[in-house]
Overview:
Transfer RNA from Corynebacterium marinum, 74 nucleotides, folded computationally. Its Rfam family is "tRNA". Rfam's curators write: Transfer RNA (tRNA) molecules are approximately 80 nucleotides in length. Rfam classes the family as a transfer RNA. Gene Ontology term of the family: triplet codon-amino acid adaptor activity. The RNAcentral record of the sequence draws on ENA. The coordinates come from a structure-prediction model, not an experiment, and the mean pLDDT is 81. Taxonomically the source falls in Corynebacterium (Bacteria, Bacillati, Actinomycetota, Mycobacteriales).
RNA sequence: GCGCUCUUAGCUCAGUUGGAAGAGCAACUGGUUUACACCCAGUAGGUCGGCGGUUCGAGCCCGUCAGAGCGCAC
Repeated sequence: GCGCUCUUAGCUCAGUUGGAAGAGCAACUGGUUUACACCCAGUAGGUCGGCGGUUCGAGCCCGUCAGAGCGCAC
């Protein structure tokens, strides 16, 4: 330099045919316990990597930039 894959909650990841975002763990609150842990119930947490485009509507489609990984070449 070229090609491919990936970027979604604090972490690991889902998200089907474009109809507007979820799980597990972690955190917090309550229950339980003498207390802690386990367990049970609940709460909060997201500019979906940035910018732009298409569309009535974008996490999803298109362009570009950035970052990560893999391969090829030098």